[in-house]
């Protein structure tokens, strides 16, 4: 440069084109003589930018940004 990927909550990742969610972490509580674990419940998301397509996009399409991996 070129070719394939990937980019969704503080982190790891899901999500037939139709109400974005799960596990840890945070925060509240409840337990415990104290912490830990354990249980219960609460918050947190311009789904990497920008446009297209659709009645409706995280999802399809087009270009751009990072960022792994191959090739030279």
């Nucleotide at each position: 440069u070129g070719g394939c990927g990937c980019a969704u909550a503080g982190c790891u990742c899901a999500a037939c084109g139709g109400c974005a969610g799960a596990g840890c972490a945070a925060c509240g509580g409840a337990u415990u003589g104290u912490u830990a674990a354990u249980c219960c419940g609460u918050g947190g998301g311009u789904u990497c930018c920008a446009g297209g397509u659709u009645c409706g996009a995280a999802u399809c399409c087009u270009g751009g940004u990072g960022u792994g991996u191959c090739a030279g």
A computed fold for a 72-nucleotide RNA, annotated as transfer RNA. Its mean pLDDT, the model's own confidence on a scale to 100, is 81. Its Rfam family is "tRNA". The RNAcentral record of the sequence draws on ENA.